[in-house]
Order: sequence, then structure tokens, then C1' cells
RNA sequence: GCCCUUGUAGCUCAGCUGGUAGAGCAGCGGAUUCUUAAUCCGCGGGUCCAAGGUUCGAUCCCUUGCAAGGGCA
Repeated sequence: GCCCUUGUAGCUCAGCUGGUAGAGCAGCGGAUUCUUAAUCCGCGGGUCCAAGGUUCGAUCCCUUGCAAGGGCA
């Protein structure tokens, strides 16, 4: 330098024909327990990396940039 993959909650990740986003763990509250742990119930938490474009509508499609990882030279 060229090519590919990835970027979504505090963390690990889903979201497959575009229709205004979920799970597990963690956190908070409660139940249980002499207390802790474990278990069970509930709750909150996201400008979906950024900027444009297409569309009635974009996490999803297109372009560019940024970041991380990989391949070739």
C1' cells in the first nucleotide's frame, strides 16, 4: 500500500429478507436465611463508532472517515 472481518447496555453477544432494539452476566430493590453465599421475583440502564446519501421509514442498504483484528505484499 491492497483486501477481508468487526464496532449494539458497565462486560460478553443476539438482532438473516428495512418497520422506531433484546438475552446472559453485572448493578439496584424485594423474598428466603440467625448472617453471608446460593436460589427465586421485580426494576432501571442504549443519540446502535462518526458524518453524509437512498427510503414514508435505516442497527440493517450505499459512500467516506475513525478504531480494533486478520490476510497478501

This is a predicted structure of a 73-nucleotide RNA (transfer RNA) from a Planctomycetota bacterium.
NCBI's taxonomy places the organism under Bacteria, Pseudomonadati, Planctomycetota.
Model confidence (mean pLDDT): 81 of 100.
Rfam family: tRNA. By type it is a transfer RNA. Rfam's curators write: Transfer RNA (tRNA) molecules are approximately 80 nucleotides in length.